RNA sequence: GUGCGGGUAGCUCAGCAUGGAUAGAGUGUUGGACUUCUAAUCCAAUGGUCGAGGGAUCGAAGCCCUCCCCGCGCG
Numbered sequence: 001g002u003g004c005g006g007g008u009a010g011c012u013c014a015g016c017a018u019g020g021a022u023a024g025a026g027u028g029u030u031g032g033a034c035u036u037c038u039a040a041u042c043c044a045a046u047g048g049u050c051g052a053g054g055g056a057u058c059g060a061a062g063c064c065c066u067c068c069c070c071g072c073g074c075g
Stems, first nucleotide, its partner, number of pairs: 001074007010027004020058001028046006051067005
């Protein structure tokens, strides 16, 4: 240089193909219940400019363009 995959909650990931309802799950954190105490379990709370910018659209996490970062391959 070039091809492909990935970037969404503190962390691990779904959702993207086929645009639409308030963007979800697990885990973590905090508080409570339970317990002699801790752990485990249960309940509640806490969570996001969906990598950045622009475009098309009534409407974008998802489509189009450019760029950034990470990984793998080719040269």